[in-house]
Context: one part of a larger RNA
RNA sequence: GCUAACGGUGGAUGCCUAGGCAGUUUGGGCCGAGGAAGGACGCUUGCUAGCGGGCGAAAACAACGGUAAGGCCGCAAGCAGCCGUUACUAGCCGUUGGUUUCCGAAUGGGGUAACCCGUCCCAACGGAAGUUGGGACAUCCCGCUUUUUGCGGGAGGGGCACCCGGGGAACCGAAACAUCCAAGUACCCGGAGGAAAAGAAAUCAUAUGAGAUUGCCUAAGUAGCGGCGAGCGAAAGGGCAACAGCCUAAACCCCGCCUUUUGGCGGGGGGUUGCGGGACCUUCCACAAAACAAAGUCUUUUCUAGGAGAAUGACUUGGAAAAGUCAGCCAUAGAAGGUGAGAGCCCUGUAUCCGAAAGAAAAGACUUUGUUGGAAGGUAUCCCAAGUACCACGGGGCACGGCAAACCCUGUGGGAAGCUGGGUCGGUCACGAUCCAAGGCUAAAUACCCAAACUGACCGAUAGCGCACUAGUACCGUGAGGGAAAGGUGAAAAGAACCCCAACAUAGGGAGUGAAAUAGAGACUGAAACCGUUAGCUA
Numbered sequence: 001g002c003u004a005a006c007g008g009u010g011g012a013u014g015c016c017u018a019g020g021c022a023g024u025u026u027g028g029g030c031c032g033a034g035g036a037a038g039g040a041c042g043c044u045u046g047c048u049a050g051c052g053g054g055c056g057a058a059a060a061c062a063a064c065g066g067u068a069a070g071g072c073c074g075c076a077a078g079c080a081g082c083c084g085u086u087a088c089u090a091g092c093c094g095u096u097g098g099u100u101u102c103c104g105a106a107u108g109g110g111g112u113a114a115c116c117c118g119u120c121c122c123a124a125c126g127g128a129a130g131u132u133g134g135g136a137c138a139u140c141c142c143g144c145u146u147u148u149u150g151c152g153g154g155a156g157g158g159g160c161a162c163c164c165g166g167g168g169a170a171c172c173g174a175a176a177c178a179u180c181c182a183a184g185u186a187c188c189c190g191g192a193g194g195a196a197a198a199g200a201a202a203u204c205a206u207a208u209g210a211g212a213u214u215g216c217c218u219a220a221g222u223a224g225c226g227g228c229g230a231g232c233g234a235a236a237g238g239g240c241a242a243c244a245g246c247c248u249a250a251a252c253c254c255c256g257c258c259u260u261u262u263g264g265c266g267g268g269g270g271g272u273u274g275c276g277g278g279a280c281c282u283u284c285c286a287c288a289a290a291a292c293a294a295a296g297u298c299u300u301u302u303c304u305a306g307g308a309g310a311a312u313g314a315c316u317u318g319g320a321a322a323a324g325u326c327a328g329c330c331a332u333a334g335a336a337g338g339u340g341a342g343a344g345c346c347c348u349g350u351a352u353c354c355g356a357a358a359g360a361a362a363a364g365a366c367u368u369u370g371u372u373g374g375a376a377g378g379u380a381u382c383c384c385a386a387g388u389a390c391c392a393c394g395g396g397g398c399a400c401g402g403c404a405a406a407c408c409c410u411g412u413g414g415g416a417a418g419c420u421g422g423g424u425c426g427g428u429c430a431c432g433a434u435c436c437a438a439g440g441c442u443a444a445a446u447a448c449c450c451a452a453a454c455u456g457a458c459c460g461a462u463a464g465c466g467c468a469c470u471a472g473u474a475c476c477g478u479g480a481g482g483g484a485a486a487g488g489u490g491a492a493a494a495g496a497a498c499c500c501c502a503a504c505a506u507a508g509g510g511a512g513u514g515a516a517a518u519a520g521a522g523a524c525u526g527a528a529a530c531c532g533u534u535a536g537c538u539a
Stems, first nucleotide, its partner, number of pairs: 001537008014524001015488002019459002021456009030158002038103003041056004045080003050075003061097007070083003108117003118137008139155006162193001163191005173180001177227001203210002214241005224232002245441003248385001252269007274419001276384004280378006290372015306354003312327005328345002330334001336348003390414008400426001421436005475482002498510003
């Protein structure tokens, strides 16, 4: 060196799953000066520190329901001590209250967060000094008030993602690069809500008409835009989801206040439209029904604890029966999980049915209060949103890069008509069609997150979330931030009494447990590299 056997080391592989991933369905969605989110420090019987859960010096509270023979939280066993055992009162679950240290918007002042120091009033103790306990004391905005001063109300901060608005890149692509693209993306700021935004036509269409908004499918990678490069990329229409419409300003009338006056301000009535509408004048119909909103009462349903819930025995093998054999049974239940191997009939459950003192949600009925009438004709007197529409210049948005560029927004300047009026119909004009800007509100269908149940030709510990385990931990970094490794004895600890060696220590050998100990806690299986022992072969 080779061969064989037996070991050591090592932790692959197989099996497993306590954890993840993706989706479906259903439900829920803001919290905060009444002190949040997030934390610090404590409490949770002692031995008893840690991590996790819950709670706050009332940390072991109260009321009302349900359940209950065991309990004093889990990892986590033991000893001690204690509470309870049939329900009025152990514990556990639910509903409603109470308490809720300190920091934190943090708000009496300060501060190196979880600490320090005050002023005024009240109370207890004390001779006093003082200590303890309770309350008030920040800033800004709004309203009222006689400016003073005071009273009342509001805001502040947080929230993964989703939403609206104000700002707004570069890498990259164009095979270089400048217009362009990336992209109105990332990011910063402000604001709102459980959704937000949008929204009841100065909209589209085109000679027929449609009838607010939003989302999906399509139209369509079409029409177009484009150093006509790279690329960008509609709309009408059609089909679906969901559907809901309203209120002001003005004319005119009444009242109050101010005012020398033409008048001004405030309140009430009136009025809200484009086959124009309204005011004004005349006439008619309804005048109490309907609709909507809020509050209250009642009813029903659902949710927030729960309850009932069918049916199997024997033998064989085995450590163990749920396996095999024989003979039965239930099934509106043969979903699933567990039990010493594979259980409809052993356990938990499952189908189905039942259930609430208290709270929540939805629907309906009733009561009260509030709001909202309609039609016809006449007249041509009044009203119908102004630094607005529009124009010029400069920009931006529209799929549309000034382009033949309409439409929308507006920084600067100019600047109408007002119903015999005005806007739009992709230059412009005419005709025609269509619609009423310059005030406001509006549910649902949509986006996102969370929870529960269920599902998977999803993963199975180098996979699957970064985390199956005291994981955003240990550790690294001044910091922003980065960020692991690490699962498996056995059915049950039955976790090896006792003996030997010994330093009275580890380890080991017997004995014993167990189906198995080459399952012995460094533990299932236990590959390879690597290291040995024994035997043989070879020079």

Annotation: A computed fold for a 539-nucleotide part of an RNA from a Candidatus Roizmanbacteria bacterium, annotated as large-subunit ribosomal RNA, domain I. It matches the Rfam family "Bacterial large subunit ribosomal RNA". Its family is annotated with structural constituent of ribosome and ribosome in the Gene Ontology. The organism belongs to Candidatus Roizmaniibacteriota, within Bacteria.